[in-house]
Formats: sequence, C1' cells, structure tokens
RNA sequence: UUAAUCCACUAGGGGCGCCGAUUGGCUGAGAUAAAGAUUUUUCUUUGGUCCCUUUGAACCUGAACUGGUUAAUACCAGUGUAGGAAAGUAGAGUCGGUAUGUA
Repeated sequence: UUAAUCCACUAGGGGCGCCGAUUGGCUGAGAUAAAGAUUUUUCUUUGGUCCCUUUGAACCUGAACUGGUUAAUACCAGUGUAGGAAAGUAGAGUCGGUAUGUA
C1' cells in the first nucleotide's frame, strides 16, 4: 500500500405469503398494524419489521407459467448468462505487491 472479508454513518429500493379445523399450522431473513378512498376487494398514506443497494436473485415482470411435492394459488427446482431494479463516505484488514533499513 492492500484482493478477499468485516463494521459504522447517512441516503435510497423492496417485501410483509399460503392454508385443512383458523383456537391454529407450513416455509422463511421477514411473513403487518392503523386510517382513508373505492365497492372491483383494488388503490393510497402513515408507522413497524426484515432484507437489499450495480461484485445488484432484495424485489418486480414472465406467472394462478412448466415439473415435483403438499392440506395449500404456498414450498423445491426450472425459467435465469431472460427483461427490469436503488449509493456514497470513512475505518479495520489477511493473501499479496513495492521501496528503504538492518543482519
């Protein structure tokens, strides 16, 4: 000096699912609380929670898609080298690199 990696602050992006008996159960990082408008159960706002920020599978479209599995539109895999998607600063720091000194 510094790949990897870790941490902090500020700013920003996104989700809050499915279901048999709905007391509850399943996967998972998380799987919502209130209010308003609408009357189609869709949209908006606020708060909370968790994750993610280009080294981008957080999240959206495809898509109630295809195959498997299940109680299940969930879950697993494919799709996916697909198309989109939101950043800056500072610090620590190993492998390593360079220079100098000593032996």
TPP riboswitch aptamer (THI element) from Paraliobacillus quinghaiensis, 103 nucleotides, folded computationally. The model forms 92% of the base pairs in the Rfam consensus. Its Rfam family is "TPP riboswitch aptamer (THI element)". Rfam's curators write: Vitamin B(1) in its active form thiamin pyrophosphate (TPP) is an essential coenzyme that is synthesised by coupling of pyrimidine and thiazole moieties in bacteria. The coordinates come from a structure-prediction model, not an experiment, and the mean pLDDT is 78.